[in-house]
Overview:
The prediction has a mean pLDDT of 79. This is a predicted structure of a 96-nucleotide RNA (THF (Tetrahydrofolate) riboswitch aptamer).
RNA sequence: AGCAGAGUAGGAUGCCGUGCGUAAAGUGCUGUGUGGACGGGGAGUUGCCACACGGACGAAGAGUUUCUCGCGGUACGGCGUUCGCAUCCCGCUGCU
Numbered sequence: 001a002g003c004a005g006a007g008u009a010g011g012a013u014g015c016c017g018u019g020c021g022u023a024a025a026g027u028g029c030u031g032u033g034u035g036g037a038c039g040g041g042g043a044g045u046u047g048c049c050a051c052a053c054g055g056a057c058g059a060a061g062a063g064u065u066u067c068u069c070g071c072g073g074u075a076c077g078g079c080g081u082u083c084g085c086a087u088c089c090c091g092c093u094g095c096u
Base pairs, nucleotide, nucleotide: 001096002095003094004093005092010083011082012081013080014079015078016077017076018075019074020072021071022070029055030054031053032052033051034050035049036048040090041089042088043087061069062068063067
């Protein structure tokens, strides 16, 4: 110098557990604003996440009723599987 490769946060999904709602919150979609994160180092978006205030849409209850069975693109946790730095520069590992 050339070629190849590894690794993060996090996302998705399956199972299990504990809750919440079913007197409709949540989830999903969306506008504006603010903030944050993004392989070991630096930079970093039109992408991602969170929060605040709005907008549109919208549901499965039942029974033997302090309990049970359901239902919800429901919340959190554990385990498994899978995807995985937007991108740029440097570094790391292997080969030549």